[in-house]
RNA sequence: AAGUCUUUCACGGAGAGUUUGAUCCUGGCUCAGGACGAACGCUGGCGGCGUGCUUAACACAUGCAAGUGGAGCGACGAACCAGGCUUCGGCCUGGGGCAAAGCCGCGAACGGGUGAGUAACACGUGGGUAACCUGCCCCGACGAUCGGGACAACCCGGGGAAACCCGGGCUAAUACCGAAUGUGCUCGUCUCACAUCAGUGAGACGCGUAAAAGGAAGCUUCGGCCUCCGCAUCGGGAUGGGCCCGCGGCCCAUUAGCUUGUUGGUGAGGUAAAGGCUCACCAAGGCUGCGAUGGGUAGCUGGUCUGAGAGGACGAUCAGCCACACUGGGACUGAGACACGGCCCAGACUCCUACGGGAGGCAGCAGUGGGGAAUCUUGCGCAAUGCGCGAAAGCGUGACGCAGCAACGCCGCGUGGGGGAAGAAGGCCUUCGGGUUGUAAACCCCUUUCAGUUGGGACGAAGCCUUGUCGGUUAACAGCCGUUCAAGGUGACGGUACCUUCACAAGAAGCCCCGGCUAACUACGUGCCAGCAGCCGCGGUAAUACGUAAGGGGCAAGCGUUGUCCGGAAUCAUUGGGCGUAAAGGCGCGUAGGCGGUCCGGUAAGUCCGCUGUAAAAGUCAAGGGCUCAACCCUUGAAAGCCGGUGGAUACUGUCGGACUAGAGUCCGGAAGAGGCGAGUGGAAUUCCUGGUGUAGCGGUGAAAUGCGCAGAUAUCAGGAGGAACACCGAUGGCGAAGGCAGCUCGCUGGGACGGUACUGACGCUGAGGCGCGAAAGCGUGGGGAGCAAACAGGAUUAGAUACCCUGGUAGUCCACGCCGUAAACGAUGGGCACUAGGUGUGGGAGGUGUCGACUCCUCCCGUGCCGCAGCUAACGCACUAAGUGCCCCGCCUGGGGAGUACGGCCGCAAGGUUAAAACUCAAAGGAAUUGACGGGGGCCUGCACAAGCAGCGGAGCAUGUGGUUUAAUUCGACGCAACGCGAAGGACCUUACCUGGGCUUGACAUGUUCGUGACCGGUGUGGAAACACAUCUUCCCUUCGGGGCACGAUCACAGGUGGUGCAUGGCUGUCGUCAGCUCGUGUCGUGAGAUGUUGGGUUAAGUCCCGCAACAGGCGCAACCCCCGUUGCAUGUUGCCAGCGGUUCGGCCGGGGACUCAUGCAAGACUGCCGGUGACAAACCGGAGGAAGGUGGGGAUGACGUCAAGUCAUCAUGCCCCACUAUGUCCAGGGCUACACACGUGCUACAUUGGCCGGUACAAAGGGCUGCGAUGCCGCGAGGUGGAGCGAAUCCCAAAAAGCCGGUCUCGGUUCGGAUUGGAGGCUGAAACUCGCCUCCAUGAAGCCGGAGUUGCUAGUAAUCGCGGAUCAGCAAUGCCGCGGUGAAUACGUUCCCGGGCCUUGUACACACCGCCCGUCACACCACGAAAGCGGGCAACACCCGAAGCCGGUGGCUAACCCGCAAGGGGGAGGGAGCCGUCGAAGGUGGGGCUCGUGAUUGGGGUGAAGUCGUAACAAGGUAGCCGUACCGGAAGGUGCGGCUGGAUCACCUCCUUU
Repeated sequence: AAGUCUUUCACGGAGAGUUUGAUCCUGGCUCAGGACGAACGCUGGCGGCGUGCUUAACACAUGCAAGUGGAGCGACGAACCAGGCUUCGGCCUGGGGCAAAGCCGCGAACGGGUGAGUAACACGUGGGUAACCUGCCCCGACGAUCGGGACAACCCGGGGAAACCCGGGCUAAUACCGAAUGUGCUCGUCUCACAUCAGUGAGACGCGUAAAAGGAAGCUUCGGCCUCCGCAUCGGGAUGGGCCCGCGGCCCAUUAGCUUGUUGGUGAGGUAAAGGCUCACCAAGGCUGCGAUGGGUAGCUGGUCUGAGAGGACGAUCAGCCACACUGGGACUGAGACACGGCCCAGACUCCUACGGGAGGCAGCAGUGGGGAAUCUUGCGCAAUGCGCGAAAGCGUGACGCAGCAACGCCGCGUGGGGGAAGAAGGCCUUCGGGUUGUAAACCCCUUUCAGUUGGGACGAAGCCUUGUCGGUUAACAGCCGUUCAAGGUGACGGUACCUUCACAAGAAGCCCCGGCUAACUACGUGCCAGCAGCCGCGGUAAUACGUAAGGGGCAAGCGUUGUCCGGAAUCAUUGGGCGUAAAGGCGCGUAGGCGGUCCGGUAAGUCCGCUGUAAAAGUCAAGGGCUCAACCCUUGAAAGCCGGUGGAUACUGUCGGACUAGAGUCCGGAAGAGGCGAGUGGAAUUCCUGGUGUAGCGGUGAAAUGCGCAGAUAUCAGGAGGAACACCGAUGGCGAAGGCAGCUCGCUGGGACGGUACUGACGCUGAGGCGCGAAAGCGUGGGGAGCAAACAGGAUUAGAUACCCUGGUAGUCCACGCCGUAAACGAUGGGCACUAGGUGUGGGAGGUGUCGACUCCUCCCGUGCCGCAGCUAACGCACUAAGUGCCCCGCCUGGGGAGUACGGCCGCAAGGUUAAAACUCAAAGGAAUUGACGGGGGCCUGCACAAGCAGCGGAGCAUGUGGUUUAAUUCGACGCAACGCGAAGGACCUUACCUGGGCUUGACAUGUUCGUGACCGGUGUGGAAACACAUCUUCCCUUCGGGGCACGAUCACAGGUGGUGCAUGGCUGUCGUCAGCUCGUGUCGUGAGAUGUUGGGUUAAGUCCCGCAACAGGCGCAACCCCCGUUGCAUGUUGCCAGCGGUUCGGCCGGGGACUCAUGCAAGACUGCCGGUGACAAACCGGAGGAAGGUGGGGAUGACGUCAAGUCAUCAUGCCCCACUAUGUCCAGGGCUACACACGUGCUACAUUGGCCGGUACAAAGGGCUGCGAUGCCGCGAGGUGGAGCGAAUCCCAAAAAGCCGGUCUCGGUUCGGAUUGGAGGCUGAAACUCGCCUCCAUGAAGCCGGAGUUGCUAGUAAUCGCGGAUCAGCAAUGCCGCGGUGAAUACGUUCCCGGGCCUUGUACACACCGCCCGUCACACCACGAAAGCGGGCAACACCCGAAGCCGGUGGCUAACCCGCAAGGGGGAGGGAGCCGUCGAAGGUGGGGCUCGUGAUUGGGGUGAAGUCGUAACAAGGUAGCCGUACCGGAAGGUGCGGCUGGAUCACCUCCUUU
């Protein structure tokens, strides 16, 4: 010295909400804190201390705010005293001194107010004044002698309405004047000392220059003395000022140039004083980017508020300074003013007036009007403090001290304390149990602050005054002085503070908030309404967010709101930010400026240290003290500067001097290069022209057309013309500062790298302004013009197509010269220097090894790429070519929109460029990355998805459902797939919910209570459409006798609702989808969302399995386990079966049999197990064997996490809401759900010959059956009837299966197809077939001849086709639905395309997720802004005119105390006042400009606004990649041309890199 630890003390910096589906970042907005001269709302007990027009420097009624001195003066002269006189009323003289006016002195320049002006030496701070003044006060020196004449007051007269004025006469002074004196002072000369820029001090001489012989008291021997006050001069002090200087503190550059007394000099004037302060002359200067000038704003400071601080904001009260006093100008007086309560002038305003003239200035204290959100009493007192005058007493003082009003602020106190659970009542909530309000109240005990009441009662008074006393001075007992003592007097506040008596809990609590931030929650009401809101956001029927209540939280005599400031905001970043993509860097040269290599010395400006001066007081802080505490106040101390002086230090910076070579530059050498400029030159290609050959097309596109071509195109050959651009080489290659540069040759020329190390010796870096360069487009003039090609034209496309495509085509593209000055001018990365791992390419140069030489190889320097560590970064990424680590300099950024716009300036021929706002509006806009979703992105895979097939639908008729319409009602629900033969597996009544009408009201139904009755039920009759009502008949049980059960009637609780909400719900269901997915734990990675696992290579129907792997385990799904079918075995055989045996009525009918079929149950079988191949030695795949069956054997059941606020409150359940005797309940009758111009879905039957019809004949399965199925028989053409055997069913019945097969007939026609529709006649069910059932027979015989666009199902026992059964059900609208079997195909190359889905990847401006997002015009409403013919106002200047007051200068006359001179009462002069002239000069006038504000028909764009119009530009390859600059064009987004960028997807290729 540093580090660490411990102890003590002091001080000390907190964030949150909001962009997203989520994340990190950037970034704005908002909140929590503190403060206030505040205001507003609600509320309000007391006291103390403070504070109180922030607006109209607007106007002011009334009163007061500056007087005082009689000890400066004259006059007047009350009361009273003394004397005299008296007619007894009083008068006169002297004293006395009240009151008022005057002369005079001092004061009035202080105190008090305000903040307009002022950006300035105004203020602050530190200095200077040798360039100055200073009344009153203090100290010292010295003097005070002699005279004079006036003017007020007063008296007289006059004018005026008034204010006031004029004339004459008298008079005093501390008023005025003269003379003398000169300590002194001024000036001049000389000498000395000091200082030096002018000067200062001392001495000598000379000129000049002063006053109140005053006032008061006392004494007096009346001569005077003494004290005090005052006067004159000088020196000094103190105090207060004047002037000057350094430094410091606002905004705008859309203010860049300003200045003529301006800058300096000489001289003069002026002032207290320096000075262009003023004037004359001379010179031509002075200020400015370190911001002049101009504009805006503003009093400055101590301080106040805030902040951790640095800062930021402010400048009320208190204090210092300044400025102002109705507005502007001016001087006078004075020590001091250009003077708040003075004067003059001008102006505006107000008042009086007799109209002739006058008066006024609250920004003093109160107060009034006005303005405003807003700010007090026309109070008391000079008792205290202070000031003026005075010798003093004292007087004056709206300064001040107090009081009043106001919660305006700060501080203090109170509204009670203790006990008290039946946890009272009431309120609120409730799951009905309870909870809460809540010890809260009541009640008991206690206390009495404050307010009230009773009585007492201050400090502030130190002092001053009066009287007396004592001491000093003195001749004196006057007088005066005194820190002697005593007594009396003196208080606005105020009978206040304080103390005290008494009584009573007695008189005293509100406000805001309770969604998050942010502490505190429920109920009701409301229903995107009413409203809330600081931000995010709440409210559309369960709102902790609105309103109310209850409860709770916070603060409290206050509480909230609003406004403003600081904080949070590191959000202007010095402390303490940034610029690749978030906002933020075209290129170079270079001026000022900033910064700057190594060594030595000087200096000491910066820098550092010590001492010192100052930084007023108050304030802040600390300690202590005083009011009971505190606020408040007092004392002491500390702290505080970018300030001054002085002494020291010298590392660094500066400066001066000297030296150096590593920075920089020069020189030399050989190389590289599309570096620039100019001149020339070459070939290929396009086009055109000429000629030849040649013939019908060419051209163009997705397909076409326009166009060209028989007048000969295209094609092809030859020749020619002309312009523009330079294939290959050619490249992450080279050069240049950037833009940019490409055939070849020559000339001129710039720069860089490397190597050498001779020279200079810091000459360097950066660079505001400035200057230059600067792609493309564009402009001007003149050329040129082949190709290409904005505009334009035509053809297509399209709903349209001002586009994309095609055919043409002009500017332009090219050259010369001149402009323009912008780009995604990009590496979106300013320049310079230094440092910080490597690896690998490539261009230039040098060296080394090596070789005969050339490579290869190694090293160094410069350039140019890629990969990558540390580090950095929000991430992406950057990473020696930094976006790392540092230093220096410049530029730029500060939320989005408005807007790179307007206005102004500058530039430009124009287009336009550059510089660059505001109002208004939003709560975001944004960057990177994540997970999804999506793509007219990609890859892989899959599905009757397409394709290949078969049969349909869409056309007809009918059935059925739906929409629509209709209706009294046509009840309700379901609406793409995934509503529509769906809920409904049965609507004539019922059902039924709908409509009409008639009834009922504890109810059709449930439970309970109380009372009454005794049955209820049922039968009959009457009325009625019925429900229902009435009548009548019949009719109980148990009992402990209390009653109970049951029923009815009445009552009260309640019932009831197919009323609403499926967007409050449960449950159930549909769908993606039987798709292969969906997730978790731990670990790992990432700041994080999240990723990994789950991706990859294979494979599978499958996230199925295998391999690999920072993952390893696991779950829900898949698969399997379950059921049916297919094979076999075993067991059991009735009602099933019948091979063999017997019988037979010939029927498995009987005996019998278990073999078979079949039934029932159990078991076996199939596992890629075996073989071969492929594969990676895997999983698996292909083929094969065996097998009834083979790779999931076929079918069913089974549906992951989730999605669609999907469906259902009408299956059921259920919260909340609604209905309640005029019912949304309930009963009944009738009607409706069956309507019918239409439209759609789903079906049936058909359109016929693979068929129809007739006759004959064969073979199923699965089901159902007692209120049932119902046989044989009989009747009927038939439906059916009759009848009843058998059967609760492997037995009987329904029951015939049909297609098929055999035979016959029809023969292509709206028919022997088809059967609708209609007429007639019947049958069945049922109380009842009208609305509105089914079936039968006879008759009728419609549309329809295979179906447009489009569309559906199906991959095998499938499609197609054929019939059978069942549920519901009295019957049936069933052609539907659910099942059953019979017959029984075709096709699949394949995955390009359509649709759905899975995985990986990519882009994204989507996340309500593409049915997304989103752009512009137009239309409408509102808002702010710009332009605009103009109109109106303000401000500061300029030119000229006029020119007040006044100062200064000049001038003629008048007057004249005093002076001179003369002796006339006249002359001269100083002085005085009026006049005139002149300079300056405020206001005013005229004029043209400048700046600025308001307004303006109309006009322009902009912003905002749930559902307007047109299109679709952008986000995916956004359907033509997008964007930038520019030009042209177009309703609009926009399109196109030229050049540029990647911030473009996709595929392929090349190069480079990484790994092997």
Small-subunit ribosomal RNA from a Thermoleophilaceae bacterium, 1556 nucleotides, folded computationally.
The organism belongs to Thermoleophilaceae, within Bacteria.
Its Rfam family is "Bacterial small subunit ribosomal RNA". Rfam links the family to the GO terms structural constituent of ribosome and ribosome.